A computed fold for a 266-nucleotide RNA from a bacterium, annotated as Bacterial large signal recognition particle RNA.
The coordinates come from a structure-prediction model, not an experiment, and the mean pLDDT is 76.
Of the family's consensus pairs, 85% are formed in the model.
It matches the Rfam family "Bacterial large signal recognition particle RNA". It is annotated as a non-coding RNA gene. From the family's description: The signal recognition particle (SRP) is a universally conserved ribonucleoprotein involved in the co-translational targeting of proteins to membranes.

RNA sequence: UCGUGCUAGGUGGGGAGGUAGCGGUGCCCUGUACCCGCAAUCCGCUAUAGCGGGGCUGAAAUCCCGGUUGAGGAAGUGCUUCCUUCGAGCGAUCGGCGGCGGGUAGUGGUGUCGAUGGUCAGGUCCCGCGCAAUGAGAACCCGCCAACCCCGUCAGGACCGGAAGGUAGCAGCGGUACGCGGUCAUUCUCAUGUGCCGCGGAACAACCUGGUUGGAGCUAACCCCUUCGCAAGAGCCGGGGGCGCCUUACGAGGCCGGGUGCACGA
Numbered sequence: 001u002c003g004u005g006c007u008a009g010g011u012g013g014g015g016a017g018g019u020a021g022c023g024g025u026g027c028c029c030u031g032u033a034c035c036c037g038c039a040a041u042c043c044g045c046u047a048u049a050g051c052g053g054g055g056c057u058g059a060a061a062u063c064c065c066g067g068u069u070g071a072g073g074a075a076g077u078g079c080u081u082c083c084u085u086c087g088a089g090c091g092a093u094c095g096g097c098g099g100c101g102g103g104u105a106g107u108g109g110u111g112u113c114g115a116u117g118g119u120c121a122g123g124u125c126c127c128g129c130g131c132a133a134u135g136a137g138a139a140c141c142c143g144c145c146a147a148c149c150c151c152g153u154c155a156g157g158a159c160c161g162g163a164a165g166g167u168a169g170c171a172g173c174g175g176u177a178c179g180c181g182g183u184c185a186u187u188c189u190c191a192u193g194u195g196c197c198g199c200g201g202a203a204c205a206a207c208c209u210g211g212u213u214g215g216a217g218c219u220a221a222c223c224c225c226u227u228c229g230c231a232a233g234a235g236c237c238g239g240g241g242g243c244g245c246c247u248u249a250c251g252a253g254g255c256c257g258g259g260u261g262c263a264c265g266a
Base pairs, nucleotide, nucleotide: 001266002265003264004263005262006261009057010056011055012030013029014028015027020046021045022044023043024042034054035053036052037051038050063259064258065257066256067255068254069253072250074248075247076246078245079244082242083241084240085239086238087237089236090235093234094233096230097229098228099227101225102224103223106222107221108219109218110217117213118212119211120210121209122208123207124206126201127200128199129198130197131195132194133192134191135190136189137188138187139186141182142181143180144179150175151174152173153172158167159166160165
């Protein structure tokens, strides 16, 4: 060095979870890798940490160690100018809404069919009086109206009287007072959410109308400025979640290097 037969070893590994801890069953990654039984209210074990049974391979392409690369999941009281969600959060800034005040370059409106201003008169408002209107009441007018205690006339009847005659008087008839009803033309009184009414006064600040003067502005809806307030959209602050990045401990698989027993024969 070669051949034959063995033995250690191998026959998948890893992450999270779970567990005092380890491995497994279940999930995920890697990617192809013997079979059977057991197991989440779990199963088997204890630092040589699945157990039991059967097979295959076997000292290297396969086993062991180191380095490097690295799928993947995990952790972070790391970052985040990105996305999202929440807050009886803030109210400097931007934006929104409302109010006071100011401005007039621009838009709009108005003005030579004459603005702002000046001046004169009148009106709106108030007071008194008048007139009118409306309403109420009264008078006037008409009708009705008293068993007796109103009037006149008083049949019958009554009373006085010898008689002539006289007296009181019911019903009826006529009338009237109080009162009731009507008319409401006229007169008077009172009142008024009345009046394109008249007279006088007060007031004359404001507004309106008209005349006159004079000759170009006036207004502030939009707009601009200041200030006060409201709300909380942007923004800011804080909390949660996500994407991404970073860090940490694991880490399948790939690549590189090294290591590995016994017997017999040539």